[in-house]
């Protein structure tokens, strides 16, 4: 885009189309095919006519005469009715789409093998008889239905005869044509068949022939779905001859004779299907469909079958079966909507039981005129196309409402309202067609036209994440829901849901179904096959396909003109008609095809006739694991025997199990037997592949070089076929030495059905026979031809070279590099994946599946062909970065080593887990949590717990009121305290004097929150890491991601320089600038040094830079040694932490989104709690002592602190301390005593003079208060602990270690802890193979939330779909065999019988009919198979979860 649609929400109006796609499913009731009296009879009705009969009146001469009226008969009229005989038409015209894979359609074309009613044209005729039968009437059967049987009757019904121009048939003849059978013509003879009459007098009608036209029968050529898991099929089947049927031809039908016929170019079978013009899509080629309208077929409940007709094997005829329905009186009967309307049924679904024959057409009729669900209106349905309206113009207070906000405001929005104006549509009224040629109008008072009048009566639907045009709010919280694809939703959803907003299209928008497109995703246009699905294992070779160079030839294929079809509609062009527009008419032009002719001949074809380049054949050589087959070696392994000679062998990472004192292993010597062939040995040979390896012979294949001579395109490919075909496996029978599936023991392991060992049978080996597979590969079918080189090697030749060597050449093999060029890259690159050609095999998302079923082969294992249901959104290639490896390679680091000294054991402090509680507040969790927040929980702090009080609050703004003893203070009283109480006391600031301000009280916004979220955030830290990394412009290569630069060779502490180079240049980092330490100058000097110089503080500079020198790299960068220096290669240390990782840490530091809360998660107080404790880890401190402890003397520091402070002499106190007060806001004073260490004495190895945990009694000392719960003193007491498993930290020089000082925090102090400080001061690095972390390079990769990753089967469970299965069960199409209906055809001795013939008749005869019978023959019935379903205990693999 499109639909004969449907569904859901909404629906003003016209116009033109369309409307059972399902049950070819059943149908109630109406209609849908009838006409003709100018074919007939008879009969009814009207009316005349003429006869007879009754007869009213009226007149009379009484004789009659007249005659309404009625009756009953003849003729006759009639544009009156219709049953019947006749004729014409129900074969059109309407429906369906079951069936049908066919000459069924389409297209061309034949009929010399046919037929055609009405209808044109022409020639001819029509004379003259006959017998019946229905109506009818009578009598009978039956409930009908529908009859029977006797009598009359008429005709354009029905039969002879006559005539025969002309026609058929038949015989034989001539001529011409032709296409084999045979047509036309010509004349002759024989024969055979016709006719209807009506008339209004105009004619219509009727026979024959003959020719047209129309309309159909059959034939043929060519197209015309899938499925080979359907490969044979066929007996009237193929064909002849003779008959027989048909309008015809023909196995269409029958005797008979032959054994044909179809089929790989798909017969048979099975499954779907009406075909077509066209419609939808598509550039287009196709692809899909065949409503509606034309054309044709087929069909009419299902099955057969005829009959009548010109035409049927007949929708609204007939016969018979059969199923259903209806009606019976139970004896029988009726009917077929796929006709137009209608029920009922199915289904998502599809309309009126209208109107009218006005017009278009059909049928009968001479005509009127009947008939006509055909048609032509009209009603239903937004079912589809078109059209048109649902207002226009003005109209900013940008109203109000609504959402929304950063509260300012935006948005709806000129939109509304109001003003102004219009009347298309609908509504109301008047008017009023054309379609109609004279008459006739269903639609229809329709369309159209005119008035008046009212913004009235007239918008909805999907949609807003991307594809895709439009985004905001709230609600939900991985629920609820969406959703085409990809994905939204787990508390800030543009995706769900509504709300506003906006964007699409609009009387109609979405959805779903379906078709083409996109999909060059089946590739003809127009794909591919190394590695993405896909090259068959190989090779021979049939059918095909394809095919070297020339000459001349047909024309089959090719081209080109002409004819002829290619129906109309439709499509396209140009016009015209409805107000335009769908619509509808009219004209061109085109329908790419088919057919028929007439041409050309340069390609293909076919024939002809040439050649030699491809093919072959032949000679002559040489190479080769190329095949069979026989025979022969030698090494080795093992076994046997016999000798020597003892205890272990063997075997592994390490062991065992094996073997051995019955002598093993080893070693000498003999034998025995199988298998295999070691060096040589090569990306070296040969073969078509699979493969082939000692040596010798015979048998034999192919390739290759050189040359002659022939053959004359003999060639390539190859669907099937055939034949070969490792290794395991099988048969049958031989052989076994090693090796070795199964097996079996030993290890290993959590386990060990394995991977190591010891054994060890098929088995490998031999013959003959299966087997037919493999990463059967180069993952690369086979053939030719063509397209730069360069270097090897094998087997041959030619030329130079004197020859070996050695060049060069040239064939043919087999390898590496490379251009072009191809390729998604990767790669390939004369051995092609390059450029063409031909020819085969193969593929079409992934799993289901190298699988079921079946069919083939197989002795079996099995091969081989090869689906579907189901499920997924992928599955995959082949490059890129990361990441990662029990991969490789450089390099680094207290990472190992190499050393000190720890923990880890004990006691005790600290933290943490867990446990406990009323609470043990939070948080921090591997490294990167755990003496961490916290530089200090007795109260306070606190954030928990209880229990007491508060409510605009403990704190902040702000507005309103309001207060004058107002703010503040507070005594007694209760009470634990907050808290309540209120005696008493009592105020400020500015001022323009009018007030303002603070304050209080009271209400109102509001405050408060250590309440959740560190996964919403800032800021700020950890940590890989003070590791040497991480980017960028521009340039270049890559189709891209990306590389390159940053790689490489060297060097550095470094991406630090250097050198090379498609890179050059550049940021952040590293170094450097800055602060200390160390040596030095200058300058200053208090509170420092007793002086004034030094030493010292302070400030400000200088010094170090591979500068020098020597080797050594590359002449480079450096590197190593030196000298000089107070320091030497960044002198020590520090402060500095690159892009970036962990959704790392922190909402409790602080800020802050949201969200909770508000008399309570807020806020005040008290007490209590973080301080618990069976238990576990982590920092840590005292120690186990003699390098030590314990007294006594005595030495030396340096960073710091100090006025709520540090405290000094002195005095008391054993002491903590107290009493005292000097100095000190500090280089002035204090803190302050440093300690290890010196010096001497005692202790002597013990749980001790170690070591101090725990307790008990006594104090001190902060502080409102040391019980829970403080530190510190005395004085008692005197635990564990005798160097500490696995395992595990730190440290590389003033470092570890010892050692002691000082500071913050702080009242005080649980500090052993953190921050500094100095004192004394080692040990050891051989050297990067490991362990940990890290940097480069490289390399695999299915990993990218990145190895804590991704996966892979069992098994448990639950769903689904499916093979298999005893077996039950239905459907289809055959097939044999009974039966055997209606009927056509045969037969026929019974029976019947008007015409025509014989006969005078009786009868007979032809011919016909029933009846019986026979051949075929629907259903039917019986049977044994085919074949496709459904189901079915159990089972079998697969999918998902």
């Nucleotide at each position: 885009g499109a639909u004969g649609a449907a569904c859901g929400c909404u629906g003003g109006c016209g116009g033109c189309g369309u409307g059972c796609c399902u049950a070819a499913c059943a149908c109630a009731u109406g209609c849908a095919a009838g006409u003709c009296g100018a074919a007939c009879g008879a009969a009814g009705c009207a009316c005349c006519u003429u006869g007879g009969g009754a007869g009213a009146u009226u007149c009379u001469u009484c004789g009659g005469a007249u005659g309404a009226u009625c009756u009953u008969a003849u003729g006759g009229u009639g544009a009156c009715u219709g049953a019947g005989u006749g004729g014409c038409g129900g074969a059109c015209g309407g429906g369906u789409g079951a069936g049908u894979a066919a000459c069924g359609c389409g297209u061309g074309g034949g009929u010399a093998a046919c037929c055609u009613g009405c209808c044109c044209u022409g020639u001819a005729c029509a004379g003259g008889g006959g017998g019946a039968c229905a109506a009818c009437a009578g009598c009978u059967a039956g409930a009908a239905a529908u009859g029977g049987c006797u009598g009359c009757u008429a005709a354009u019904a029905c039969c002879g005869c006559a005539u025969a121009a002309g026609c058929g048939c038949a015989c034989a003849g001539g001529a011409a044509g032709a296409c084999a059978u045979c047509u036309u013509c010509c004349a002759g003879u024989g024969u055979g068949a016709a006719a209807a009459a009506c008339u209004c007098c105009g004619g219509u009608g009727g026979u024959a022939c003959a020719g047209g036209a129309u309309g159909g029968g059959c034939c043929c050529g060519c197209g015309u779905c899938u499925g080979a898991u359907u490969a044979g099929c066929u007996u009237g089947u193929u064909g002849g001859c003779g008959g027989g049927g048909u309008a015809a031809c023909g196995g269409c039908c029958c005797a008979c004779c032959a054994a044909g016929g179809c089929g790989a170019c798909g017969a048979u079978c099975a499954g779907u299907a009406g075909c077509c013009g066209g419609u939808c899509u598509g550039a287009g080629a196709g692809g899909a469909u065949g409503a509606a309208c034309g054309g044709c077929c087929a069909c009419a409940u299902u099955g057969g079958a005829a009959c009548u007709g010109a035409g049927a094997c007949a929708c609204g005829g007939u016969c018979c079966a059969a199923a259903c329905u209806c009606c019976u009186a139970c004896g029988g009967g009726a009917g077929g909507c796929a006709g137009c309307a209608g029920u009922g049924g199915g289904g998502a679904a599809u309309a009126u039981u209208g109107c009218a024959c006005a017009a278009u057409g059909g049928g009968g009729g001479g005509a009127a005129c009947c008939c006509u669900g055909a048609u032509g209106c009209a009603g239903c349905a937004a079912c589809g196309c078109c059209g048109c309206g649902u207002g226009a113009g003005u109209g900013a207070a940008g109203a109000a409402g609504u959402a929304u906000u950063u509260c300012g405001g935006u948005a709806u929005g000129u939109a509304a309202a109001g003003c102004u104006c219009u009347a298309u549509c609908a509504g109301c009224a008047g008017g009023g067609a054309a379609g109609a040629u004279a008459a006739u109008g269903a639609c229809g008072g329709u369309a159209c036209c005119u008035g008046a009048c009212u913004a009235a009566g007239a918008a909805g639907c999907u949609c807003c994440g991307g594809c895709u045009a439009a985004a905001u709010a709230c609600g939900u919280g991985c629920c609820a829901g969406c959703a085409g694809c990809c994905g939204c939703g787990g508390u800030a959803a543009u995706a769900c849901g509504u709300a506003u907003g906006g964007a699409g299209c609009a009387a109609g928008c979405g959805u779903u179904a379906u078709c083409c497109g996109g999909a060059u995703u089946u590739a003809c246009u127009g794909g591919g096959u190394g590695u993405a699905a896909a090259g068959g294992g190989u090779g021979c070779g049939u059918a095909g396909g394809c095919g070297g160079c020339g000459c001349g030839g047909c024309a089959a294929g090719u081209c080109a003109g002409a004819u002829g079809u290619g129906a109309a509609a439709g499509a396209c062009c140009g016009g015209g008609g409805c107000u335009c527009a769908a619509c509808c008419c009219c004209g061109g032009g085109g329908c790419u095809g088919c057919a028929u002719u007439u041409g050309a001949a340069a390609c293909u074809g076919c024939g002809g006739u040439g050649c030699u380049c491809g093919a072959g054949u032949u000679c002559a050589g040489g190479a080769g694991a190329g095949g069979c087959a026989g025979g022969c070696g030698g090494a080795a392994u093992u076994c046997c025997u016999a000798g020597u000679g003892u205890a272990g062998c063997g075997g592994u990472g390490a062991a065992a199990u094996g073997c051995g004192u019955a002598g093993a292993u080893a070693u000498u010597a003999g034998g025995a037997g199988g298998a295999a062939c070691a060096c040589c040995a090569g990306u070296g040979g040969c073969g078509a592949a699979g493969g082939c390896g000692g040596c010798c012979u015979g048998c034999u294949g192919g390739a290759c070089u050189g040359g002659u001579a022939c053959u004359g395109a003999c060639g390539c490919u190859g669907a099937g076929g055939c034949a070969c075909g490792a290794a395991a496996g099988c048969g049958u029978g031989g052989g076994g030495a090693g090796c070795a599936a199964a097996c079996a023991g030993g290890a290993u392991u959590a386990g060990a059905u394995a991977c190591c060992c010891u054994g060890g049978u098929a088995g490998u080996c031999c013959a003959c026979g299966c087997c037919g597979u493999a990463a059967a590969c180069g993952a690369u079918g086979a053939a030719u031809a063509c397209u730069a080189g360069g270097u090897g090697u094998c087997g041959g030749g030619g030329c130079c070279g004197u020859a070996a060597a050695g060049g060069u050449u040239u064939c043919g093999g087999u390898g590496c590099c490379g251009c072009a060029g191809c390729u998604a890259a990767c790669g390939c690159g004369a051995u092609a994946a390059g450029u063409c050609u031909a020819c085969c095999g193969c593929c079409u998302g992934g799993g289901g599946a190298c699988u079921a079923c079946g069919g083939c082969c197989g002795c079996a294992a099995g091969g081989u062909u090869a689906a579907a249901a189901c499920u997924c959104a992928a599955a995959g290639g082949a490059a890129u970065u990361g990441a990662c490896g029990g991969g490789u390679c450089c390099c680094c680091g207290c990472a190992c080593a190499a050393g000190c000294a720890g923990c880890g054991g004990a006691g005790c402090g600290u933290g943490u887990g867990g446990u406990u509680u009323a609470a043990u507040u939070c948080g921090a969790u591997g490294c990167u949590a755990c003496a961490c927040g916290a530089a200090g929980a007795a109260c306070c702090u606190u954030a928990c717990c209880u229990g007491g009080g508060u409510u605009u609050g403990a704190c902040a703004u702000a507005g309103a009121g309001g207060u004058a003893g107002u703010a503040g203070g507070g005594a007694a009283g209760c009470g634990a305290a907050a808290g309540c109480g209120g005696a008493c006391c009592g105020a400020c600031c500015c001022u323009u004097c009018g007030g303002g301000g603070a304050g209080c009280c009271u209400c109102u916004a509001c405050a408060g929150g250590u309440g959740u979220u560190g996964c919403a955030u800032g800021g700020c830290u950890g940590u890989c890491g003070u590791c040497a990394g991480c980017u960028c412009g521009u340039g270049u290569c890559g189709u891209g991601a990306g590389a390159u630069g940053u790689u490489c060779g060297g060097u550095u502490a470094a991406g630090u320089c250097c050198g090379c180079u498609a890179a050059c240049g550049a940021g952040c980092g590293c170094a450097a600038c800055c602060c200390u330490c160390g040596c030095u100058g200058u300058g200053u000097g208090u509170u420092a040094c007793a002086a004034g110089u030094g030493u010292c503080a302070c400030a400000c500079g200088g010094u170090a830079c591979u500068g020098c020198c020597g080797a050594u790299a590359c002449u480079a960068a450096g590197u190593c040694g030196g000298a000089g220096g107070a320091a030497g290669g960044u002198g020590g240390g520090g402060a500095u932490g690159a892009c970036g990782u962990c959704a790392a840490g922190u909402c409790a530091g602080c800020a802050u989104g949201a969200c909770c809360u508000u008399u309570a998660u807020a806020u005040c107080c008290a007490g209590g709690g973080c301080u618990a404790c069976a238990c576990a880890c982590a920092c840590g401190c005292u120690a186990c002592a003699a390098u030590g402890g314990c007294c006594a003397g005595u030495a030396c520091a340096a960073u710091g602190g100090g006025u709520u402070g540090c405290c000094a002499a002195g005095c008391c106190g054993c002491g903590a301390g107290g009493c005292g007060g000097a100095g000190c806001c500090a280089a002035u004073c204090c803190u302050a005593a440093a300690a290890a260490g010196c010096u001497g004495g005692c202790c002597u190895c013990a749980g001790u003079u170690c070591a101090g945990a725990u307790u008990g009694c006594a104090g001190u000392c902060u502080g409102c208060a040391a019980c829970u719960c403080g530190a510190c003193u005395g004085c008692a007491u005197g635990a564990a602990g005798u160097u500490g498993g696995a395992g595990u930290u730190g440290c590389u020089a003033g470092u570890a270690a010892c050692c002691g000082c000082a500071g913050g925090u702080c009242a005080g102090c649980a500090a052993u802890a953190c921050u500094g400080c100095g004192g004394u001061g080692a040990a050891u690095a051989c050297g990067u193979u490991c362990c940990c972390g890290g940097g480069g390079a490289u390399u695999g990769u299915a990993c990218a939330c990145a190895c804590c990753g991704c996966c892979c089967g069992u098994c448990a469970a639950g769903u689904c779909a499916u093979g298999g299965a005893a077996g039950c069960u239905g459907g289809c199409a055959a097939c044999a065999c009974c039966u055997g209906a209606a009927g056509c055809c045969g037969g026929u001795a019974u029976c019947c019988u008007a015409a025509c013939c014989c006969g005078a008749a009786a009868g007979g005869g032809a011919g016909g009919g029933a009846g019986c019978u026979g051949u075929c023959g629907a259903a039917g019935g019986u049977g044994g198979g085919g074949u496709c379903g459904g189901u079915g205990a159990c089972u079998g693999g697969g999918a998902c979860u």
A computed fold for a 1441-nucleotide RNA from an uncultured bacterium, annotated as small-subunit ribosomal RNA. The sequence is in RNAcentral, with records from ENA. Rfam family: Bacterial small subunit ribosomal RNA. The prediction has a mean pLDDT of 84.